[in-house]
Context: one part of a larger RNA
RNA sequence: GGAUGAACGCUGGCGGCGUGCCUAACACAUGCAAGUCGAGCGAUCUCUUCGGAGAGAGCGGCGGACGGGUGAGUAGCGCGUGGGUAACCUGCCCUGUACACACGGAUAACAUACCGAAAGGUAUGCUAAUACGGGAUAAUAUAUAAGAGUCGCAUGACUUUUAUAUCAAAGAUUUUUCGGUACAGGAUGGACCCGCGUCUGAUUAGCUUGUUGGCGGGGUAACGGCCCACCAAGGCGACGAUCAGUAGCCGACCUGAGAGGGUGAUCGGCCACAUUGGAACUGAGACACGGUCCAAACUCCUACGGGAGGCAGCAGUGGGGAAUAUUGCACAAUGGGCGCAAGCCUGAUGCAGCAACGCCGCGUGAGCGAUGAAGGCCUUCGGGUCGUAAAGCUCUGUCCUCAAGGAAGAUAAUGACGGUACUUGAGGAGGAAGCCCCGGCUAACUACGUGCCAGCAGCCGCGGUAAUACAUAGGGGGCAAGCGUUGUCC
Numbered sequence: 001g002g003a004u005g006a007a008c009g010c011u012g013g014c015g016g017c018g019u020g021c022c023u024a025a026c027a028c029a030u031g032c033a034a035g036u037c038g039a040g041c042g043a044u045c046u047c048u049u050c051g052g053a054g055a056g057a058g059c060g061g062c063g064g065a066c067g068g069g070u071g072a073g074u075a076g077c078g079c080g081u082g083g084g085u086a087a088c089c090u091g092c093c094c095u096g097u098a099c100a101c102a103c104g105g106a107u108a109a110c111a112u113a114c115c116g117a118a119a120g121g122u123a124u125g126c127u128a129a130u131a132c133g134g135g136a137u138a139a140u141a142u143a144u145a146a147g148a149g150u151c152g153c154a155u156g157a158c159u160u161u162u163a164u165a166u167c168a169a170a171g172a173u174u175u176u177u178c179g180g181u182a183c184a185g186g187a188u189g190g191a192c193c194c195g196c197g198u199c200u201g202a203u204u205a206g207c208u209u210g211u212u213g214g215c216g217g218g219g220u221a222a223c224g225g226c227c228c229a230c231c232a233a234g235g236c237g238a239c240g241a242u243c244a245g246u247a248g249c250c251g252a253c254c255u256g257a258g259a260g261g262g263u264g265a266u267c268g269g270c271c272a273c274a275u276u277g278g279a280a281c282u283g284a285g286a287c288a289c290g291g292u293c294c295a296a297a298c299u300c301c302u303a304c305g306g307g308a309g310g311c312a313g314c315a316g317u318g319g320g321g322a323a324u325a326u327u328g329c330a331c332a333a334u335g336g337g338c339g340c341a342a343g344c345c346u347g348a349u350g351c352a353g354c355a356a357c358g359c360c361g362c363g364u365g366a367g368c369g370a371u372g373a374a375g376g377c378c379u380u381c382g383g384g385u386c387g388u389a390a391a392g393c394u395c396u397g398u399c400c401u402c403a404a405g406g407a408a409g410a411u412a413a414u415g416a417c418g419g420u421a422c423u424u425g426a427g428g429a430g431g432a433a434g435c436c437c438c439g440g441c442u443a444a445c446u447a448c449g450u451g452c453c454a455g456c457a458g459c460c461g462c463g464g465u466a467a468u469a470c471a472u473a474g475g476g477g478g479c480a481a482g483c484g485u486u487g488u489c490c
Stems, first nucleotide, its partner, number of pairs: 001490004006486005013362006019355002021320001026318003030315003035062003040059002044055004069273003078198008088190002093186007101135001103133002110125006141166011171178002199245003206236003211233004216228003248270004252263004275296005298309004326352001328351003334348001335346004365395004375386004399431001400427006409417001434479005439460003445474003449470001455462002
């Protein structure tokens, strides 16, 4: 000098765009943040012009694995980069081929009875489905057996022939669509493996027994000690294993001529986590923030038998701290979920509020005006200086106030923002300047007070009676809605 998610002191007019718990991954009152479908289903209720319309509990479907938050853990194939899968999966979506036949038994809701303080539960009876179950049909599916061809980096892969076995489906709407099943291909998303890179400490030198490898099995979408039985005794390490400390990683950001050094806020990608620890279920996908179960700590309710909860979602509260905002508006736009649609939901998002926290822009007036007014300060008492500065005269209207008009953002309708931006008219210099410094470094000097005191200070150093260094005043210098100080990085 530059930079900052900054804080502190003094000061503070406006606008645009950004940014805003870096500390306690501390505890949380309250509200909202994930629902939707009656064109899957049967009961029920309300209204009715008797045509129909509407509501919501339950069964069922899809979605709650996205979006949003945080960075505790993690030195790891976690991340980055480049490859591999002849070892894999993929709901919704797109393309193509083929199909959807005929049946069955339940159950919630509901009713009755009962238990319980509650949360909730039990028994009996009734009912439906795109819920559930078995049967038929079926191959370019799967499995087994036999054969042929082509190819490859090993295991092998692909194509093809034959035989046997096994596996499917669901309707709704009411006139045209939406769905269902199987297979193949695509797209998208994911999973696994490998090379290289990825902080500090040797005052951590040895570490390891599922450990290293093999054979066989189990398990998985899939390879694999991933798991298991048996066998062998291996595997890693001064090219730093192990241990300890610290830390999410990257695109990027800051600095620097660069090399490099530092950082990892906002925005984007990946990962991990959801009070702490563990586990699985469902599902195309989770070992699941607003799902389930168990244990623990904490909080709350209780009739003491037992129950309920999880803001590292958006606001907000307490606490911690030098320090960080509203319990706002709207789904109008963009996007997401569901739905044939109308539409519903969406603290994602779009906006508004607060904060000079940052960057950028604008203003606080312009011209003329000397008798150099008054006043302050200095003085060698002559004067000098503040100083065209003020007053005064003539103007202007950026911002401002009032009034009127008034958007784009929205393809036909629909605008939270918002009567906002902007435009026009009127008014009137009116409402808008401070902070730091002046010994040298370093731009800027005098007077008075003080007297090694009070104080200053980044370094050198000032102050003990003439202090340009303290304090005040006048003057001056610098920056400016900011200025200075402190912290941190280059």
The part of an RNA shown here (small-subunit ribosomal RNA, 5' domain) has 490 nucleotides and comes from an uncultured bacterium. The full RNA is in RNAcentral, with records from ENA and Greengenes.